[in-house]
RNA sequence: AUUAGAGUUUGAUCCUGGCUCAGAGCGAACGUUAGCGGCAGGCCUAACACAUGCAAGUCGAGCGAGAAAGAGGGCUUCGGCCCUCGAGUACAGCGGCGUACGGGUGAGUAACACGUGGGUAAUCUGCCCUUCGGUGGGGGACAACAACCCGAAAGGGUUGCUAAUACCGCAUUCGCCGCCGUGACCUGUGGGUCACGUCGGGAAAGUGGGCCUCUACUUGUAAGCACACGCCGAAGGAGGAGCCCGCGUCCCAUCAGCUAGUUGGUAGGGUAAUGGCCUACCAAGGCAAAGACGGGUAGCUGGUCUGAGAGGAUGAUCAGCCACACUGGGACUGAGACACGGCCCAGACUCCUACGGGAGGCAGCAGUGGGGAAUAUUGGACAAUGGGCGAAAGCCUGAUCCAGCCAUGCCGCGUGAGUGAUGAAGGCCCUCGGGUCGUAAAGCUCUGUGGAGAGGGAAGAAUCCCUGCAGCAUCAGAUCCUGCAGGUUGACGGUACCUCUUUAGCAAGCACCGGCUAACUCCGUGCCAGCAGCCGCGGUAAUACGGAGGGUGCAAACGUUGCUCGGAAUUAUUGGGCGUAAAGCGCACGUAGGCGGACUGCUAAGUCGGACGUGAAAUCCCUCAGCUUAACUGAGGAAGUGCAUUCGAAACUGGCAGUCUUGAGUACAGGAGAGGGUCGCGGAAUUCCCGGUGUAGAGGUGAAAUUCGUAGAUAUCGGGAGGAACACCAGUGGCGAAGGCGGCGGCCUGGACUGAUACUGACGCUGAGGUGCGAAAGCGUGGGGAGCAAACAGGAUUAGAUACCCUGGUAGUCCACGCUGUAAACGAUGAGUGCUAGGUGUCGCGGGUAUUGACCCCUGCGGCGCCGCAGCUAACGCGUUAAGCACUCCGCCUGGGGAGUACGGCCGCAAGGCUAAAACUCAAAGGAAUUGACGGGGGCCCGCACAAGCGGUGGAGCAUGUGGUUCAAUUCGACGCAACGCGCAGAACCUUACCUGGGUUAAAUCCACCGGAACCUUCCAGAGAUGGAGGGGUGCCCUUCGGGGAAUCGGUGAGACGGUGCUGCAUGGCUGUCGUCAGCUCGUGUCGUGAGAUGUUGGGUUAAGUCCCGCAACGAGCGCAACCCCCGUCCUUAGUUGCUACCAUUUAGUUGAGCACUCUAAGGAGACUGCCGGUGAUAAGCCGCGAGGAAGGUGGGGAUGACGUCAAGUCCUCAUGGCCCUUACGGGCUGGGCUACACACGUGCUACAAUGGCGGUGACAAUGGGAUGCUAAGGGGCGACCCUUCGCAAAUCUCAAAAAGCCGUCUCAGUUCGGAUUGGGCUCUGCAACUCGAGCCCAUGAAGUUGGAAUCGCUAGUAAUCGUGGAUCAGCACGCCACGGUGAAUACGUUCCCGGGCCUUGUACACACCGCCCGUCACACCAUGGGAGUUGGUUUUACCUGAAGACGGUGCGCUAACCGAAAGGGGGCAGCCGGCCACGGUAGGGUCAGCGACUGGGGUGAAGUCGUAACAAGGUAACCAAU
Repeated sequence: AUUAGAGUUUGAUCCUGGCUCAGAGCGAACGUUAGCGGCAGGCCUAACACAUGCAAGUCGAGCGAGAAAGAGGGCUUCGGCCCUCGAGUACAGCGGCGUACGGGUGAGUAACACGUGGGUAAUCUGCCCUUCGGUGGGGGACAACAACCCGAAAGGGUUGCUAAUACCGCAUUCGCCGCCGUGACCUGUGGGUCACGUCGGGAAAGUGGGCCUCUACUUGUAAGCACACGCCGAAGGAGGAGCCCGCGUCCCAUCAGCUAGUUGGUAGGGUAAUGGCCUACCAAGGCAAAGACGGGUAGCUGGUCUGAGAGGAUGAUCAGCCACACUGGGACUGAGACACGGCCCAGACUCCUACGGGAGGCAGCAGUGGGGAAUAUUGGACAAUGGGCGAAAGCCUGAUCCAGCCAUGCCGCGUGAGUGAUGAAGGCCCUCGGGUCGUAAAGCUCUGUGGAGAGGGAAGAAUCCCUGCAGCAUCAGAUCCUGCAGGUUGACGGUACCUCUUUAGCAAGCACCGGCUAACUCCGUGCCAGCAGCCGCGGUAAUACGGAGGGUGCAAACGUUGCUCGGAAUUAUUGGGCGUAAAGCGCACGUAGGCGGACUGCUAAGUCGGACGUGAAAUCCCUCAGCUUAACUGAGGAAGUGCAUUCGAAACUGGCAGUCUUGAGUACAGGAGAGGGUCGCGGAAUUCCCGGUGUAGAGGUGAAAUUCGUAGAUAUCGGGAGGAACACCAGUGGCGAAGGCGGCGGCCUGGACUGAUACUGACGCUGAGGUGCGAAAGCGUGGGGAGCAAACAGGAUUAGAUACCCUGGUAGUCCACGCUGUAAACGAUGAGUGCUAGGUGUCGCGGGUAUUGACCCCUGCGGCGCCGCAGCUAACGCGUUAAGCACUCCGCCUGGGGAGUACGGCCGCAAGGCUAAAACUCAAAGGAAUUGACGGGGGCCCGCACAAGCGGUGGAGCAUGUGGUUCAAUUCGACGCAACGCGCAGAACCUUACCUGGGUUAAAUCCACCGGAACCUUCCAGAGAUGGAGGGGUGCCCUUCGGGGAAUCGGUGAGACGGUGCUGCAUGGCUGUCGUCAGCUCGUGUCGUGAGAUGUUGGGUUAAGUCCCGCAACGAGCGCAACCCCCGUCCUUAGUUGCUACCAUUUAGUUGAGCACUCUAAGGAGACUGCCGGUGAUAAGCCGCGAGGAAGGUGGGGAUGACGUCAAGUCCUCAUGGCCCUUACGGGCUGGGCUACACACGUGCUACAAUGGCGGUGACAAUGGGAUGCUAAGGGGCGACCCUUCGCAAAUCUCAAAAAGCCGUCUCAGUUCGGAUUGGGCUCUGCAACUCGAGCCCAUGAAGUUGGAAUCGCUAGUAAUCGUGGAUCAGCACGCCACGGUGAAUACGUUCCCGGGCCUUGUACACACCGCCCGUCACACCAUGGGAGUUGGUUUUACCUGAAGACGGUGCGCUAACCGAAAGGGGGCAGCCGGCCACGGUAGGGUCAGCGACUGGGGUGAAGUCGUAACAAGGUAACCAAU
């Protein structure tokens, strides 16, 4: 010092797996904002092009020459001249040193370039240091300069003069170099070092200022002496450089073979030096899977960032090394260069030009243009540090030190502090109470950093040098040297810092607030505008968009973008996997490689330990110190996990040697087997051929047809031919490495197993490449061909049917030889070895017991299966045949799609196979298991679900509702069941919500004020609402008689107004529906990682999750049932208005009387599978024309509706959030509309007739209603109805007549059926019946003769049929609700249709099958492959050309130094020749990239088209491969 996770696949779960986020960092950029300072940093792009200035000069103490301006003086013919100073200065030149450092950049380079450690006995080194020795004597030139000439210029030429520390001989030689010889020492290849000896070779340069002891002239100078700086030779050092070697150093194998100076040798050349570095000759080598060669990318390192670490990424600033300097080539000079601010040549570009020629190189510092998202001043100074030159002063120095610009980064400071509650105003929110901004502000009291003003004011400075003093040295002295003192030198800069004064005055923003992730409300918007890192927000109540208030986070910054590491154990060494998620090669043999049994000895490569060298500095870490602190900086330490050398250890691995038998193998004896190959044989069957019998069909299917058959089929019998396959045996039996192998026999042959002994002695395991085998289909050649059967044809099916079904039928299937090399080649499970509970079956061999023998039983080995413990697994499952525990080796995986595709390569005759990407796109794709839902899955069960029946609907007319259409409006809602005689239990006005017209302006309640009590009523205008004008009328209480008050009306003001406007997808409530179906859940426990399961499943049973039994469950709740109501029997009580048996009475229960009966209405009884028999498990229960009973197995009916589903219905019952309207979308009125009418549908009524119509009739109910009501009796009218009034607030009166029934008639007709429609006339209700009521009478007399496809109701007092009552209501019912009368048929049964329940199964569904989902086509966009070609880059081969240059040759031209008396020679130069070679050219090849008509597939996209392939048995099981 020390390891954090989260979001996202699902209805939910676990796992796999990708994507995304939170962290840190940056030479950054962009947006908003910005007070100060310190320290750092600042072209990452175009190694693009550069105007201008500066960046390397210096030395007069190496040398020659040497001005001018100006100042002073003099002369003058006034034109000028001379002297002194300027000045031995400037400029230029010869010469020396430097320019190879410093500074820049990262193009190239994958390399001994770099890093690290070594070597150089194979080397060099200017200046510097130390030491030794020397520095003698001569000579000839060339610049400058002068004259002349050429040129526009740049520049050049000729002639002439001249100096040197320039150049050249000569002399001298302590070292030195060369040859030879001797000796010693060292050594790593060769060899090296030292000593000695002979011979040979080879150096130099002076300058400056002094001194006078010696010598000469003698003032002083020269020789001389001494000093300083130089020069020459040699040795050593320091620092620097060259060369060589070990190790390390990116990606691609879709780069697999590369190489001719190539590899080595010999000889020579060359270099400071080794070496094919170069040349000649000789040999044929060298490198490579541990990756040569090729391609791409890249300066390397110390370090930096990140990370727990291991790692990963990176190589700005600072430091080390390398490379480069417009591009390419080349050498010269030099100690050092193949040279950034040097030269030559070639090329491109730019500039000048008189067109003949010239000049240039910012990747130095500034700066400009350009590129770009983006990176600064054409600043100051040499004061410091350092460098060059110089003896020095000094000069030069864009190195450097400073300043300027930039929030680019890090660090520090400030923008105030304290106090202050009427919690001010204001903003925002609000449930209207309040809350919050908020002690925040104001106010009061303080402070003064930064800013401003004033004053003071550093450190960085040490030198050099000057002056003075002292000393060393010398013969002596000095201006030389040494030391001390004083003086002098600051760009930054009047800066840092300090003091005083001044005012809270001048100084806060940015991002975020759905989850991850700290932080919430209002308004606006309305899938728009927009947001978004991922998931995702937005379609009218958005904490997700925009604004605001508030909040959170950071703060002179904050966000965004980009990039790196982290999280990511998501490449896994630390630290992952491969049965089903991605992943075991189809199988074997085997090469390299990896790994390897027991014992002993030696060794020391690996390994371990110690020592030593190195691992530059800086950085990181620790400690201390300096700037007020920090950043920053300084000092010391630690670390640097590495490399090298050396010493030691010997367990393990390796090596060497020896031994062993357990691994492996060999020999022997057995038995098993569809193991392989080949030759032969056999029977059954199909088909065909021949013949017989025989006759009309056969065949085929869901049903048919195509097809065959009277030319004789099918059927049947006999004979024959041919090919293929081998029934039964046959078995989770056997064999094989896998693919695979099945009649019988022979031959050849592989492997395994068992048993017993002997032998070999680790001979083993795995296995990259490689080689072989390898189903089916397919290909080639040649055969064969019975059956079957792609393609194909026909027939069906169908909307279509290029299918499924049928009839035919060719390749093929078979054989031989050759190819192909793939499969869901599967145990989806690589091979080998060892270890780790068992049980059971089977195959092969053996042992034991017993036996004549075979079983049974016990047991050993080897196979093939099932179950199962531990353990493992995400689960499923695996489990000695592991998916357990370990080891060895190989193969493979890293999100889905694109894609096992493209390109390239290899293989193949082809088909194709093997190897194998990317762009782009998505946030998932997936595995296992869970709960549901679903299935043209299964099982069990129920329901008027079907079936069996009865009656209807669908056809007609009418009624009614709806759709549609129409209309000014036809108000609105309801839409499968579960909208449609529904809301509506009743639209002429009203209702009424709609339309037209004309009009109104605020109603409840309370308060205040004014006026009038209230109230009644008339007239005018008007359609009315409304407006206007009047009239009548005064009550109650108190009273001081003035008036006041209460109630009420009108007006004014205040004030929560109103809306059938929208949203039922914001809601409450209510309701429908599944469904009166039997279900839905909980607690605790248990099981499971979990979702969940269990219970609730199972066996029975029930109407029922009803009950019983069993059970890791035990209990409980909501439902079921029961409790409630009505009906059915009985009892008790009670007896009017009810009843009437008895006694009277009447027309009449009318009246007495009575309460027995009926009835009424209150309370009870009764029924419980209680009893019996059978059955069942002895249970629950079930069965019985069982008993009893009024009733029998829930007696019938009702009420009662679990958890939930359908965003079901309703904002137009009501309530209600939000939105909208407010002289209108509110309120009132008139008239109209909701009643329309070509049509379509639903629900009904009436019918079509004789089971009927009509007529007659003194049969029999029940429920109900009745006061603006029912209305008797009586009267009128054909009738609706009217008149009149009795009775009755009703067991009393009344509606009220019940109708089907019974009797008669009609006699099958569009009728004596049917009643629509229409004409006429009435009645009633009502303000009013025109639109638009009902009823009555007369007349009219339509359709309709039992209803297609289809469809509805009903299981008993039910259906059917008959009438009656009621609600609503002025009036209006065929509807609705209720009541009674008459009163059936049928149910074998659960196969099918529909709905439902339970269990189970499959699932790719979960919006849950009205699900999901595939492919073509059409359209748009995107990236990509092919493509006639075309353009460019790069590389390479052959050839041509051949600048500059060095090298080699030549050098008869030219030539100062040396030799020579001269001639001449030596040497040198030009020139010429040769090979080498850059650029360039021609032809060809490789490779990469751009474009490309056309074309191929792919991806994405909103609701497009066609079908329905897959998921359920997906409706032909699916899938894999081939055709």
This is a predicted structure of a 1523-nucleotide RNA (small-subunit ribosomal RNA) from an uncultured bacterium. Its mean pLDDT, the model's own confidence on a scale to 100, is 83. It matches the Rfam family "Bacterial small subunit ribosomal RNA". Gene Ontology terms of the family: structural constituent of ribosome and ribosome.